[in-house]
Context: one part of a larger RNA
RNA sequence: GACGAACGCUGGCGGCGUGCUUAACACAUGCAAGUCGAACGGUGAUGCCUGGCUUUUGCUGGGUGGAUGAGUGGCGAACGGGUGAGUAACACGUGAGUAACCUGCCCCCUUCUUCUGGAUAACCGCCUGAAAGGGUGGCUAAUACGGGAUAUUCUGGCCUGCUCGCAUGGGUGGGUUUGGAAAGGUUUUUUCUGGUGGGGGAUGGGCUCGCGGCCUAUCAGCUUGUUGGUGGGGUGAUGGCCUACCAAGGCUUUGACGGGUAGCCGGCCUGAGAGGGUGGACGGCCACACUGGGACUGAGACACGGCCCAGACUCCUACGGGAGGCAGCAGUGGGGAAUAUUGCACAAUGGGCGCAAGCCUGAUGCACCGACGCCGCGUGAGGGAUGUAGGCCUUCGGGUUGUGAACCUCUUUCGCCAGUGAAGCAGGCCGCCUCCUUGGGGGGUGGUUGACGGUAACUGGAUAAGAAGCGCCGGCUAACUACGUGCCAGCAGCCGCGGUAAUACGUAGGGUGCGAGCGUUGUCC
Numbered sequence: 001g002a003c004g005a006a007c008g009c010u011g012g013c014g015g016c017g018u019g020c021u022u023a024a025c026a027c028a029u030g031c032a033a034g035u036c037g038a039a040c041g042g043u044g045a046u047g048c049c050u051g052g053c054u055u056u057u058g059c060u061g062g063g064u065g066g067a068u069g070a071g072u073g074g075c076g077a078a079c080g081g082g083u084g085a086g087u088a089a090c091a092c093g094u095g096a097g098u099a100a101c102c103u104g105c106c107c108c109c110u111u112c113u114u115c116u117g118g119a120u121a122a123c124c125g126c127c128u129g130a131a132a133g134g135g136u137g138g139c140u141a142a143u144a145c146g147g148g149a150u151a152u153u154c155u156g157g158c159c160u161g162c163u164c165g166c167a168u169g170g171g172u173g174g175g176u177u178u179g180g181a182a183a184g185g186u187u188u189u190u191u192c193u194g195g196u197g198g199g200g201g202a203u204g205g206g207c208u209c210g211c212g213g214c215c216u217a218u219c220a221g222c223u224u225g226u227u228g229g230u231g232g233g234g235u236g237a238u239g240g241c242c243u244a245c246c247a248a249g250g251c252u253u254u255g256a257c258g259g260g261u262a263g264c265c266g267g268c269c270u271g272a273g274a275g276g277g278u279g280g281a282c283g284g285c286c287a288c289a290c291u292g293g294g295a296c297u298g299a300g301a302c303a304c305g306g307c308c309c310a311g312a313c314u315c316c317u318a319c320g321g322g323a324g325g326c327a328g329c330a331g332u333g334g335g336g337a338a339u340a341u342u343g344c345a346c347a348a349u350g351g352g353c354g355c356a357a358g359c360c361u362g363a364u365g366c367a368c369c370g371a372c373g374c375c376g377c378g379u380g381a382g383g384g385a386u387g388u389a390g391g392c393c394u395u396c397g398g399g400u401u402g403u404g405a406a407c408c409u410c411u412u413u414c415g416c417c418a419g420u421g422a423a424g425c426a427g428g429c430c431g432c433c434u435c436c437u438u439g440g441g442g443g444g445u446g447g448u449u450g451a452c453g454g455u456a457a458c459u460g461g462a463u464a465a466g467a468a469g470c471g472c473c474g475g476c477u478a479a480c481u482a483c484g485u486g487c488c489a490g491c492a493g494c495c496g497c498g499g500u501a502a503u504a505c506g507u508a509g510g511g512u513g514c515g516a517g518c519g520u521u522g523u524c525c
Stems, first nucleotide, its partner, number of pairs: 001524003005521005012377006018370002020335001025333003029330003034075003039072002042068001047064007082288003092212007101205002106201005112195002114148004123138006154179001156177009184193002214260003221251003226248008263285004267278004290311005313324004341367001343366003349363001350361004380410004390401004414466001416461005424452001427449010469514005474495003480509005490497002
C1' cells in the first nucleotide's frame, strides 16, 4: 500500500459498487420453461342476432362469434442462472491444421410441393389399485405415422476425361447403374407463411498438433492395448477408440512413474522495473448437478428443475407399494470470527413460443438490509478579551485550557415539514386521415402503456437549530505534566518500562494524528 474481511469503541446524509472465503452439509414452503387454436380432433364459455312459452323473474330452440381445461402435434426446454467438488489434463492460454468433420433456427441461389393407406390419444364404457397409477373394449383427426410415383441435382458402385496439389489425395466434366423427397395452414379475391431435394454463406461446435504456466527424489525406474503394423468393427470424423493376428517395442535425471496441492485465463494487488502474490466481483473457456453407472430423444445432451439401474438419506403408505434431490431466487437448520429480503415488476434490455395481439421469464431492471469498500457533503461562518467562571499546573507572582465559550451579526448545504413533479417511451397497441399499385408498407394525428415512484429534481418554510469520535504522546514516531501504584497491578510491534520523585502502568489536565470513522487481528507485496 491492498482486502469479498472479522473484532473493539463510535456513528449524520448521499452516489456507485459489493456481501457464505467455512459444510460440493441437510433442506420445510413459494416461485425459477414454456408457448402455439394461423398444425389437429374435440369442448364449445362471457357475449350478439332471433323464434316460442311466460305478468316479471325465468325456461327453451336456431344462428353468429370465438374464449379454451385436458389431449395429439410443432418449436423451445442443450440457452439463460448456480457452484468450483473433481481435474497437473490438449483442461486452459496462445499460435497453427482439418485434403479427417458436423452445424436446428438465420441469409442468398435453385428444384419440386404428386398418389394413397392404416392407426392412435383425447372421448365413451368396463376392470383394478390406499395412492402413484395401470389394464382392456369401442370410435376419431392432423404439418403425427406408413407405402408408392417423379427427381435437374444428391448418395453408393463401375467406366472414362481435364486440372491442381500438401503424402494419404482435392476440384470439376461425361456415360452407366443403385438408393432416396414433400404438408399443409391462413385470407373475401389477391396474398402471406410453411414443407422437400441440392449448392453457398454466416454462426456455433468436434478432433489433432507446436509452445507456455505448481511443489516433491525421504517417489528412480514405469508400461502389456503397453509401442508399432495388417485385416475388421465403430464414429459426423482421424486414431489401440475397440477387436483378431504379427512384431517387441514406447517413456525416463531436459525428472518418466508415484505422492501432495490446485479449476485455467483476461485480469487484480504490490513494485521504479524485473519480479512476487492472487484468480472474490465482471468477461472468456472447462468441469459438475444427492453419490456411482448407462443410454434414449434430438441439429445439438450422455441432459441442474428429463429417463433407467444401483447406493446412502428423507417422506407417504391400507405394508402390497410409491415419492424426492435449492452448487436457480428468496428462505430454514447446521458449521463458523463472519456474509442480506420467504420483496416489486416484466416499464426498459435480452431470451423462448406465436403472423400478431400476447403469454412465460427469481435472466434482467429495481427496491430492502450491512460504514463492507471507494468517493462526495455536513456537523456552521464572521466578529468577539479588562483573557469571566470552572478544570489543570504553579516558583503563589502567575501560566494554560483560550477566540475557546458567553455575547453580537449572518447563512441554511444535508436532515425535517409542505408543494410542483420528471427523463428513462425507443417502440408496441387502438382509432382517424393521407401517399404509393389492392394486400402490405411509409407519413401525419389523437388516445393508451413506468416496477422503481409521488422517487430524483425544483420551489417554499422554520430554526444554529438534529449531527464527533477513535488511537497515540520513552526511542523508532508528531505529541508532557500532576496524582495514584511501588518488580505489585499492569504495558509491550522491537528495544524494553514498573523494586517510593514512572513523560513507558492507571486516572486527570494538556497535546498530537486521522476523522464518520479510528484502532486491533489475519493475509499478500
Molecule: small-subunit ribosomal RNA, 5' domain
Organism: uncultured bacterium